[in-house]
A computed fold for a 140-nucleotide RNA from Streptomyces triculaminicus, annotated as c-di-AMP riboswitch aptamer (ydaO/yuaA leader).

RNA sequence: CCGCGCCCUUCGCCGAAUCCCGUGGAUGGAACCGGGGAACCAUCAACCUUUGGGGUGAAUCGGGCCGUCGAACCGGCCCGUAGGAGACCUUCCUGCUCCGAACCCGUCAGCUAACCCGGUAGGCGAGUCGGAAGGAAAGG
Numbered sequence: 001c002c003g004c005g006c007c008c009u010u011c012g013c014c015g016a017a018u019c020c021c022g023u024g025g026a027u028g029g030a031a032c033c034g035g036g037g038a039a040c041c042a043u044c045a046a047c048c049u050u051u052g053g054g055g056u057g058a059a060u061c062g063g064g065c066c067g068u069c070g071a072a073c074c075g076g077c078c079c080g081u082a083g084g085a086g087a088c089c090u091u092c093c094u095g096c097u098c099c100g101a102a103c104c105c106g107u108c109a110g111c112u113a114a115c116c117c118g119g120u121a122g123g124c125g126a127g128u129c130g131g132a133a134g135g136a137a138a139g140g
Base pairs, nucleotide, nucleotide: 010126011125012124013123014122018030019029020028031120032119033118034117035116036115041110052108053105054104055103056102061080062079063078064077065076066075067074083099084098085097086096088135089134090133091132092131093130
C1' cells in the first nucleotide's frame, strides 16, 4: 500500500414496521400500514372449467433450452419484460447500478359510510454521476 474478515460508533437503505407511558411482567396509547364491511354504482346470456377464487407485495407477462421419444402439467437455467429501488425532501430531465421474490386465506370476500379485525417484522450498505424548480435544515 492492497485485499478479506470481525467488533464498536456514526450515518443511511428496502419495508407500514416508529415513538410514548408503565412495568418484575403483562396491558395500553399515538402514528403509520393492511383486511373485512351498506346504500349508490359495478357485476350477473349460454357452454366449458375445481387446474376454484382471493389477499399482502414493485415482483407481472413472454421466448428459448433441459428434465423427455411425444403432449399437458410441473420443475430448473438463461434471455427479455409490465413494474419497482438507489444519501436532505418533492417533481422533472439525463446516465449508471440493482430488484423483478416470497408468503398467506381456505371454497369464501367487487366498490363501500358507520362499524369490526389485525401488523409494527426482517434484511442490508459505507455511499447513483449530474442538471432545473420549489421547500427544509445548517451556517453567516